[in-house]
C1' cells in the first nucleotide's frame, strides 16, 4: 500500500415510516395516549355499464339436481410501490418511470444505479360526513475536485 469482516459514532441516503408525554421499569424490551406524516373503506351528482372463476361439503330425503350457505384456491377483478411495457428459446437487451452526486430549491446538463415485491381473495370507479389500519424495512461513510441559467440566502 490494498481487500475483506465487524465495532462504534453520524455531515448522511430510499421511504408515509417522526417527535413527545405516561404505564411498567436499573434499563431495555413491552403498552397507551397526543401532534405530525401516509394508505384504505365510504353518498349525492357526474362519468361508466365489464365481468359473475375452480374445487369440496351442506342444501339433498332412493337418484339426478337449483336458488344458497360454508371452507379452500386463484386464473378474473383490485390495493401499497417509481416499478410498466416490448423484444428473445433462454442468457439477457431496451423501455414508461423513478433515485443519489454535481454546498440549498426549480428547470436543462453530465455521471452512477433502479426500473422489484408483495397483500386482498370473486370483491371495490370517483366520493363530503363518517369508519378504519400504518409509522416498518434497508443502506452508506473522512478529505479535495467536479456545470449553465433562475430563485433564496449570507457577507
Nucleotide at each position: 500500500c490494498u481487500u475483506c469482516a465487524u465495532a462504534c459514532c453520524u455531515a448522511g441516503c430510499c421511504a408515509a415510516a417522526a417527535c413527545u408525554u405516561c404505564c411498567c421499569a436499573c434499563a431495555c424490551c413491552g403498552g397507551a395516549a397526543g401532534u405530525g406524516c401516509g394508505g384504505g373503506g365510504g353518498a349525492c351528482g357526474c362519468u361508466u355499464u365489464a365481468a359473475c372463476u375452480c374445487g369440496c361439503u351442506g342444501g339433498a330425503a332412493u337418484c339426478u339436481a337449483a336458488a344458497c350457505a360454508g371452507c379452500g384456491a386463484u386464473u378474473g377483478g383490485g390495493g401499497u410501490g417509481a416499478a410498466u411495457c416490448g423484444c428473445g428459446u433462454a442468457a439477457g437487451c431496451g423501455u414508461a418511470g423513478g433515485g443519489u452526486u454535481g454546498a440549498c430549491u426549480c428547470c436543462u446538463c453530465a455521471a452512477c444505479c433502479c426500473g422489484a415485491a408483495u397483500c386482498c381473495g370473486a370483491c371495490a370507479a370517483c366520493u363530503a360526513a363518517c369508519c378504519u389500519c400504518g409509522c416498518a424495512g434497508g443502506c452508506a461513510g473522512u478529505c479535495g475536485a467536479a456545470a449553465g441559467g433562475a430563485g433564496c440566502g449570507a457577507a
Source information
Predicted 3D model of a 155-nucleotide RNA (c-di-AMP riboswitch aptamer (ydaO/yuaA leader)) from Brevibacillus fluminis. It matches the Rfam family "c-di-AMP riboswitch aptamer (ydaO/yuaA leader)". Its family is annotated with regulation of gene expression and cyclic-di-AMP binding in the Gene Ontology. Rfam describes the family as follows. This family represents a conserved RNA structure found upstream of the ydaO and yuaA genes in Bacillus subtilis and related genes in other bacteria. The RNAcentral record of the sequence draws on Rfam. Model confidence (mean pLDDT): 76 of 100.